[in-house]
Context: one part of a larger RNA
RNA sequence: GAUUGAACGCUGGCGGCAUGCUUAACACAUGCAAGUCGAACGGUAACAGCAGAGCUUGCUCUGGCUGACGAGUGGCGGACGGGUGCGUAACGCGUGGGAAUCUACCUUUUGGGGGGGGGUAGCCCGGAGAAAUCCGGAUUAACACCGCAUAAUCUCUACGGGGGAAAAGAUUGCCUCUUCUUGAAAUCUCUUCCUAUUAGAUGAGCCCGCGUAAGAUUAGCUAGUUGGUAGGGUAAUGGCCUACCAAGGCAACGAUCUGUAGCUGGUCUGAGAGGAUGAUCAGCCACACUGGGACUGAGACACGGCCCAGACUCCUACGGGAGGCAGCAGUGGGGAAUAUUGGACAAUGGGCGCAAGCCUGAUCCAGCAAUACCGCGUGUGUGAAGAAGGCCUGAGGGUUGUAAAGCACUUUCAAUAGGGACGAAAUGUUUGAGGUUAAUAACCUUGAAUCUUGACUUAACCUAUAGAAGAAGCACCGGCUAACUCCGUGCCAGCAGCCGCGGUAAUACGGAGGGUGCAAGCGUUAAUC
Numbered sequence: 001g002a003u004u005g006a007a008c009g010c011u012g013g014c015g016g017c018a019u020g021c022u023u024a025a026c027a028c029a030u031g032c033a034a035g036u037c038g039a040a041c042g043g044u045a046a047c048a049g050c051a052g053a054g055c056u057u058g059c060u061c062u063g064g065c066u067g068a069c070g071a072g073u074g075g076c077g078g079a080c081g082g083g084u085g086c087g088u089a090a091c092g093c094g095u096g097g098g099a100a101u102c103u104a105c106c107u108u109u110u111g112g113g114g115g116g117g118g119g120u121a122g123c124c125c126g127g128a129g130a131a132a133u134c135c136g137g138a139u140u141a142a143c144a145c146c147g148c149a150u151a152a153u154c155u156c157u158a159c160g161g162g163g164g165a166a167a168a169g170a171u172u173g174c175c176u177c178u179u180c181u182u183g184a185a186a187u188c189u190c191u192u193c194c195u196a197u198u199a200g201a202u203g204a205g206c207c208c209g210c211g212u213a214a215g216a217u218u219a220g221c222u223a224g225u226u227g228g229u230a231g232g233g234u235a236a237u238g239g240c241c242u243a244c245c246a247a248g249g250c251a252a253c254g255a256u257c258u259g260u261a262g263c264u265g266g267u268c269u270g271a272g273a274g275g276a277u278g279a280u281c282a283g284c285c286a287c288a289c290u291g292g293g294a295c296u297g298a299g300a301c302a303c304g305g306c307c308c309a310g311a312c313u314c315c316u317a318c319g320g321g322a323g324g325c326a327g328c329a330g331u332g333g334g335g336a337a338u339a340u341u342g343g344a345c346a347a348u349g350g351g352c353g354c355a356a357g358c359c360u361g362a363u364c365c366a367g368c369a370a371u372a373c374c375g376c377g378u379g380u381g382u383g384a385a386g387a388a389g390g391c392c393u394g395a396g397g398g399u400u401g402u403a404a405a406g407c408a409c410u411u412u413c414a415a416u417a418g419g420g421a422c423g424a425a426a427u428g429u430u431u432g433a434g435g436u437u438a439a440u441a442a443c444c445u446u447g448a449a450u451c452u453u454g455a456c457u458u459a460a461c462c463u464a465u466a467g468a469a470g471a472a473g474c475a476c477c478g479g480c481u482a483a484c485u486c487c488g489u490g491c492c493a494g495c496a497g498c499c500g501c502g503g504u505a506a507u508a509c510g511g512a513g514g515g516u517g518c519a520a521g522c523g524u525u526a527a528u529c
Stems, first nucleotide, its partner, number of pairs: 001529004006525005013376004018371001019369002021334001026332003030329003035076003040073002043069002047067003050063006083287003092212007101204002106200002110196004114148001116146002124137005153165004169192002173188001176184002214258002220250003225247008262284004266277004289310005312323004340366001342365003348362001349360004379409004389400004413470001415465005423456001428450008473518005478499003484513005494501002
């Protein structure tokens, strides 16, 4: 000199943009953070509508009939998104390669979706319990579950047209039938869905070369240890595991041990080489009260899932139960120190759904903080009687100082009032064309018209109004280092980054006047180069 996730002291007008527990991976009250689908299913707890009945004439009852939908079965998603840096010196990360693998949803290829069955939640009945919850009985549905058939394909194979492996339906529309406005099946049709399979895409698992901080006041370490054979296991290679056999393997090019640490793109500094660092943002890894374990699933050994053990907290009728903020806010504690128990799904993105839509503390916004950076303002011109006052003085004067007052102007920002975009594209409805089809229906693609959709927003921006009006401090002045005098003090009180000042004339202490430097900041401390 540059820099910071900074803190402290004094001071403080506005805006933009970013950032904000670096300490206790300490403990957590409360609310919210992952649901969705009725176009898979049986149904109807609540709300609304409709229909019917009853009467007390504004209520009650009945009917899943309709919109919808509590609880439940089922599907998909809760493995993403969000947080933290405990552990880890490691194939963890970075980089470059590799072969023995899997991959839901998506795209793509080629086939198929035939025929059956038994149950079980819920509802109902009964029982136990303070509760959490649990048990028994009866009954019922499915795209839940289980067989059978078939097998282009896949797979196994003793290579033999030998063996093995599937599936599920639903919605829309027309027509028909019965009943007489409701119900029903088949065919056709449309859009989906299911099953097997090919290739891809995406994602993931595994292996290897090289690189990746310190200590020798750590020198030897190792028994599934190193290799082989056989088997098991896995999606897959492999001592990954087991049996048997051999006796190897690593190490001064630092093994083992100890203590430290998430790694990287980057960031800071520096002319560079380097040094330091790893907040925010992005990639990877690890973790989710502590330790262990598996289940489900395409994917987890799973933050807001399960089981066991432990510590802690809470409820209890003492028999037994409940919990996990390193999600967003917030509380206590620790600390020099770090924010609101805010708004909205309008946009972007995600989950589910045909869709409408629902959910989303992701996200977008707002609030707080001079925490950092950037911009603007706190007036402009004129004004010598060089006013008064202050300070100094050689007592003449000098200086503060065009500074003020006065006169003439302007109105950024702030204030008040009025106007006022962009961020909105969609979706829906109507309709044109094309595709599909028996079809002018339904559906899909595309165009047009139209009704709407904004948390922020009392915002950006523009106009008007009034008036200099509402807006300057902090540090320093012996040398380094820009800036000097007086008074007080008298080796005292004190200053100090270094040299050093202070013992009666202190430009170095304290105050004043004056000056210098930065400026909504200025200094100090800490830290890095």
Record summary:
The part of an RNA shown here (small-subunit ribosomal RNA, 5' domain) has 529 nucleotides and comes from an uncultured prokaryote. RNAcentral holds the full RNA, with entries from ENA. The prediction has a mean pLDDT of 84.